The RNA shown here (transfer RNA) has 73 nucleotides and comes from a bacterium. It matches the Rfam family "tRNA". By type it is a transfer RNA. It was read from a public genome assembly.
RNA sequence: UGCGGGGGAGAGCGGUCCGGUUGCUCGUCAGGCUCAUAACCUGAAGGCCAUGGGUUCAAAUCCCAUCCCCGCA
Numbered sequence: 001u002g003c004g005g006g007g008g009a010g011a012g013c014g015g016u017c018c019g020g021u022u023g024c025u026c027g028u029c030a031g032g033c034u035c036a037u038a039a040c041c042u043g044a045a046g047g048c049c050a051u052g053g054g055u056u057c058a059a060a061u062c063c064c065a066u067c068c069c070c071g072c073a
Stems, first nucleotide, its partner, number of pairs: 001073007010026004020057001028044005050066005
C1' cells in the first nucleotide's frame, strides 16, 4: 500500500444480507424467598449502534469518506 473481517449497555454476542418498536446471556441495583448467605423467582436502570456526510417518510442496517482492531498478501 492492497484485499477481507470487525467496532452496538460494564463484559460477551444475536440483529445487518432483505431499512420499519434495538434484543439475549452474564454483571449491577431493588424486591420476593431464607434464621442468614448462596442458589432460585420478579422487576428496574443502563445504548447519540466508532466518527462525519449522503439517500429515504423512516438508517445499527443502504452509499461515500475517515479513525481504530484482527487476519492475509